[in-house]
Context: one part of a larger RNA
RNA sequence: GGCGCAGGGCGGAUGCCUUGGCACUGGGAGCCGAUGAAAGACGUGACAAGCUGCGAUAAGCCUCGGGGAGGUGCAAAUGACCUACGAUCCGGGGAUCUCUGAAUAGGGAAACCUGUAUGGACACACUCCAUACAUCCAUAUGUGAAUCCAUAGCAUAUGGAGGGGAACCCGGGGAACUGAAACAUCUAAGUACCCGGAGGAAAAGGAAGAAAACUCGAACCCCUCAGUAGCGGCGAGCGAAAGGGGGCCAGCCUAAACCGGCGCGCGUGCGCGCCGGGGUUACGGACUGCCACAACGCAUGUGUGGAGCCAGCCGGAUGGCUUUGGGAAAGCCAGCCAGAGAGGGUGAAAGCCCCGUAGGCGAAGGCCGAGCGCAGCAGGCAGGAUCCAGAGUACCACGGGACACGGGAAACCCUGUGGGAAGUCGGAGGGACCACCCUCCAAGGCGAUAUACUACCCAGUGACCGAUAGUGCAGAGUACUGUGAAGGAAAGGUGAAAAGGACCCCGGGAGGGGAGUGAAAGAGAACCUGAAACCAUAUGUCU
Numbered sequence: 001g002g003c004g005c006a007g008g009g010c011g012g013a014u015g016c017c018u019u020g021g022c023a024c025u026g027g028g029a030g031c032c033g034a035u036g037a038a039a040g041a042c043g044u045g046a047c048a049a050g051c052u053g054c055g056a057u058a059a060g061c062c063u064c065g066g067g068g069a070g071g072u073g074c075a076a077a078u079g080a081c082c083u084a085c086g087a088u089c090c091g092g093g094g095a096u097c098u099c100u101g102a103a104u105a106g107g108g109a110a111a112c113c114u115g116u117a118u119g120g121a122c123a124c125a126c127u128c129c130a131u132a133c134a135u136c137c138a139u140a141u142g143u144g145a146a147u148c149c150a151u152a153g154c155a156u157a158u159g160g161a162g163g164g165g166a167a168c169c170c171g172g173g174g175a176a177c178u179g180a181a182a183c184a185u186c187u188a189a190g191u192a193c194c195c196g197g198a199g200g201a202a203a204a205g206g207a208a209g210a211a212a213a214c215u216c217g218a219a220c221c222c223c224u225c226a227g228u229a230g231c232g233g234c235g236a237g238c239g240a241a242a243g244g245g246g247g248c249c250a251g252c253c254u255a256a257a258c259c260g261g262c263g264c265g266c267g268u269g270c271g272c273g274c275c276g277g278g279g280u281u282a283c284g285g286a287c288u289g290c291c292a293c294a295a296c297g298c299a300u301g302u303g304u305g306g307a308g309c310c311a312g313c314c315g316g317a318u319g320g321c322u323u324u325g326g327g328a329a330a331g332c333c334a335g336c337c338a339g340a341g342a343g344g345g346u347g348a349a350a351g352c353c354c355c356g357u358a359g360g361c362g363a364a365g366g367c368c369g370a371g372c373g374c375a376g377c378a379g380g381c382a383g384g385a386u387c388c389a390g391a392g393u394a395c396c397a398c399g400g401g402a403c404a405c406g407g408g409a410a411a412c413c414c415u416g417u418g419g420g421a422a423g424u425c426g427g428a429g430g431g432a433c434c435a436c437c438c439u440c441c442a443a444g445g446c447g448a449u450a451u452a453c454u455a456c457c458c459a460g461u462g463a464c465c466g467a468u469a470g471u472g473c474a475g476a477g478u479a480c481u482g483u484g485a486a487g488g489a490a491a492g493g494u495g496a497a498a499a500g501g502a503c504c505c506c507g508g509g510a511g512g513g514g515a516g517u518g519a520a521a522g523a524g525a526a527c528c529u530g531a532a533a534c535c536a537u538a539u540g541u542c543u
Stems, first nucleotide, its partner, number of pairs: 001542004006537001008535002015528001016493002020465002022462007029454002031164002039100003042055003046078001050074002061094006070082003105114003115133007135161009168199001169197005179186001183233001209216002220247005230238002251446003254390001258277009282424001284388003287383005297377002300375005308367003312361003318334004323330001335352002337341001343355003395419007405431001426441005480487002500527001503514004
C1' cells in the first nucleotide's frame, strides 16, 4: 500500500409522518371605485426587528347579538394590567381611517413640495386646523367676440364619466415557428399577442328564415346528422347545413299615414322641428261605419313578505384486571348506545375519554328575496275609394373581407370607390342565370331562461403528491441576481411532556467525562429512522 472484516466518524438516502399543495364535485357569490378602489408607503405595542391586525380614536373605539372563564395576535419570558358590573373571543351594524395611488387645487424624481378662497384656534400678522378649488361629457341658465342679428367662446349650477379586476364575452387590429417530410397558394389561425368595451354573464334573437311535405315556425346550448355533403398546390389539410332527438321557452316597442298642440326659418305660403294621441304587419295599419269597455296576463313601478345565508346551542352509551408496557385506546372479562360504528385528538390501536358525527334548535341586526296586494299596460268586426308601411338604401361594376366553400358555375352576407331603383299592380329569397311555383317583408330598436367562466365564500371527494414529490413557495415572489424589463432559490420532523441536563471534573473555549431527567440521551437541540460514496482506527491476509 491492496483486499477482507469489526466498531466508529462524516453524510443525509430510505422508511414513517404532514401543517402545504394538486385535481375535481355540489351549492353560494359574481363586481370594486370621486361616499376616493385595487395596490402600496409610513406609522401604530410597556419593551417590538419581521409577519398579522389596525390608522394620529392606530394588535384598536361605539353599539346590537352570540358566548361564559379566563384574557392582553404569531410568540416564550419579564413588567403592568383587564375580567361574573361578563373580559378575551365569534357574528351584524356603525365611527375613525395619515400619505401615495384614477389621484382630481398646482407641481412632482409615487408615498413629497407649494398654493388660493372661506371659516375657525388667538389678537390684524406669523403658525396651526377644517372645507372647497382637476378635466371631459350631458342638461340648464347667464354672459358674449371678429360681425348688425347671431354664432363660436366664457362662466355658473346639477348629474355622469375617469381607475382596478382570475377566467369567461363582444368588437377593432393581427404574427411566426410549425405542417405540407423543401417551399410560394395553403396550414398553423383569425390562434398567440396588442387595443377598445361590457356584464354577472356576454353575444345572438321574433324570419325580406329554413325548406320542397299533408312543410316548419325567434335566437341560444347539447346529442346526432358526419368526418357525411363539400372545399383543397383535389397536396398537407379544412369541414358544414337542413333534418331528427333533447334542454329552455317570450315575446315586444317604434318610424310613417291620420288627429291635436307648440315652436322656428325665410323668399308669406311653403318648408322644417318638437310634444301628445294613433299604429306596428304580409293580405297590416291609417280612413269610414258598427260592437264592446274586462278577463287571463306582464319583462314596468310601489308596498308587504316566507324559506335560506351571515355567530351559535342541545346532542346517546364503560367499567374492571396481581396481563404487557413509561404510557392502554392493545389483550382478557363483563356491559352499554346507535336516526350517532364519518373523521380528528388523547403517552400505542377508543362507537361509549375529548372535539365532533346522526338528528334537532337558533338571530337584536344585515343580506337575499319565492309569493301576495295595489298601481300601470293591453279590444274586436266589416268596408275597400284614397293614403302609409324605414333611400344614397336595395341593386350593379370594380377592389377586398366573411361564409366549411382557396374566384370557382359562386349564390347568400359585410363594404372601400363609382353608379343607382321600385313604392303593394311593390320588393327580397329558394347556391350563376331565366321562367313557373313556393316562402318571406330588408334598409329602426329592445329582451329573461337553458349556455361560458371561477379571482372569491361554504360543504365535500380522490386506485392525486408526501419535502429533489406536490404550487416557484409546508410559505416566498422572500433571500439573492440584474441599470432595467425581469429572473428567482434553498430550507420540514428532540420528546408523550422541556422533564432542554442543577451540581462536580478536564479544557482558554469548543467540546467531553460523571451526576440528574426520560421508556429511550447510541432521542441532547449539528436532536426520528440514519443507506452509500468518503475518512481514519483496530485486526486478518498478500506484497

Large-subunit ribosomal RNA, domain I from a Rikenellaceae bacterium, 543 nucleotides, folded computationally.
Lineage of the source: Bacteria > Bacteroidota > Bacteroidia > Bacteroidales > Rikenellaceae.
Model confidence (mean pLDDT): 84 of 100.